[in-house]
């Protein structure tokens, strides 16, 4: 300079005028007011209420290891395994000798499979000559080395050995079992020995192993005010997903159903937090601890608009609705730090 991998941050400002919510004030008036994703509602809690707040089945999540956290399927660090020259990515990452089961064509045969082409045919077996021997055939019977069919042949390579072969046996690999040794909290790494002779793919297929889960949900849950009118039927059970136990309460009730009358009003909940901002400290880091400063929306027919002036990156994705921690997906421009290669110079 060029190319790219990676984390961070702005994403309109600034003055004036009018409007438009909230807090304080008697009023003037003072302060404050949407987002990095507020957006999916996927996941985790905090808070409400039920529930003896206890157990199982059933169902339903997670799935290499150590960390962090209030928790998690989420973040950080490693392992192992794929991708890239590389910075860096990405993994639905417990088991396939517990069982089931899938897998198109082709192929003799795709899980304890297999003869298409083919090789051997000593042993029986049939022919011919017969010197008692040799010649054939390739039937029965050996074979899976070699060819061929597949994406994938039931271990490769080289001897030995055979009638041809064949882990039958060797020596070397590669895998699978085991046994020690040596680093690591550990997942795993490395190294030596034995052994049999080879035990494919899927589990984001049932399953089988581990650990993990009560239900509901701010329209949860309170308070207050007003205002009406009850009536029937079933019925022995009701208790916040289903079923079973255990336990509580009931059978003069709860509870289901039908018909009917009021009501839709105002408060809490509701915003001070697992809160933010700066520092020192611990740690590779997520993050923790200490000190100090800061309050930063609380609507409910649902708050930001309108105009005028400058500035400019000329303005994208976009609007709270009980909060909070992630993940996910959508972003016009624009800045900045690292790190990786490539080219040139020096």
């Nucleotide at each position: 300079c060029g190319a790219g991998u990676u984390c961070g941050c702005c994403g309109g400002g600034c003055g004036g005028u009018c409007g438009c919510g909230g807090u304080c004030g008697c009023a003037a008036g003072a302060c404050c007011g949407a987002g990095g994703a507020a957006a999916g509602u996927c996941c985790g809690g905090a808070c409400u209420c039920c529930a003896c707040a206890g157990g199982g089945c059933a169902g339903g999540g997670u799935g290499c290891u150590g960390g962090g956290u209030a928790a998690c399927g989420c973040c950080c660090a490693g392992g192992c395994g794929g991708g890239g020259u590389g910075a860096c990515c990405c993994g639905a990452c417990g088991g396939a000798a517990a069982g089931u089961g899938c897998a198109a064509c082709a192929g003799a045969g795709a899980g304890c499979a297999g003869a298409c082409c083919g090789c051997c045919g000593a042993u029986g077996g049939c022919c011919c000559c017969u010197u008692c021997g040799g010649g054939g055939c390739a039937c029965a019977g050996g074979c899976a080395a070699g060819g061929g069919u597949g994406a994938a042949a039931c271990g490769g390579u080289g001897g030995a050995g055979u009638a041809a072969g064949a882990g039958c046996c060797c020596a070397c690999c590669a895998g699978c079992g085991g046994g020690c040794c040596g680093g690591g909290c550990g997942a795993c790494c490395g190294g030596c020995c034995c052994g049999g002779c080879u035990a494919g793919g899927c589990a984001a297929a049932c399953c089988c192993c581990a650990c993990c889960c009560g239900g509901a949900g701010c329209a949860a849950g309170g308070c207050c005010a007003a205002g009406c009118a009850g009536g029937g039927a079933c019925g022995c059970c009701g208790g916040u997903g289903g079923c079973c136990c255990g336990c509580c309460g009931a059978u003069c009730g709860a509870g289901u159903c039908c018909c009917g009358g009021g009501u839709a009003g105002g408060c809490c909940g509701c915003u001070a937090g697992a809160g933010c901002c700066a520092c020192a400290c611990g740690g590779c880091a997520a993050c923790g601890u200490g000190u100090g400063g800061c309050c930063c929306a609380g609507a409910u027919g649902g708050a930001u608009g309108a105009c005028c002036g400058u500035c400019c990156u000329c303005g994208a994705c976009a609007g709270a609705a009980u909060c909070c921690g992630g993940c996910u997906u959508a972003c016009a421009g624009g800045c900045g730090g690292a790190c990786u290669c490539g080219c040139a110079u020096u």
Bacterial RNase P class A from an Actinomycetes bacterium, 346 nucleotides, folded computationally.
Its Rfam family is "Bacterial RNase P class A". Rfam classes the family as a ribozyme.
The organism belongs to Actinomycetes, within Bacteria.
Of the family's consensus pairs, 95% are formed in the model.
It was read from a public genome assembly, where an Rfam model found it.